RNAcentral holds the sequence, with entries from ENA. A computed fold for a 76-nucleotide RNA from a Patescibacteria group bacterium, annotated as transfer RNA. Lineage of the source: Bacteria > Bacteria candidate phyla.
RNA sequence: GGGUGCGUAGCUCAGUGGUUAGAGCACGACUCUUAUAAAGUCGGGGUCGGUGGUUCAAGUCCACCCGCACCCACCA
Numbered sequence: 001g002g003g004u005g006c007g008u009a010g011c012u013c014a015g016u017g018g019u020u021a022g023a024g025c026a027c028g029a030c031u032c033u034u035a036u037a038a039a040g041u042c043g044g045g046g047u048c049g050g051u052g053g054u055u056c057a058a059g060u061c062c063a064c065c066c067g068c069a070c071c072c073a074c075c076a
Base pairs, nucleotide, nucleotide: 001072002071003070004069005068006067007066010025011024012023013022018056027043028042029041030040031039049065050064051063052062053061
């Protein structure tokens, strides 16, 4: 340099262009307990990597950029 895939909550990940962006774990409070753990209930936490475009409507489609992983090529 070329190609492919990925980027969504603190972490691991879902999410047919259309209902108010979700789950598990983690975190906080409460119930339970002498206390802790376990279990249960409730809650906080996101502008979906960035910019622009298409569309009545974009996390989802398109372009460019950024980052990560892998493959190929080149140089040494």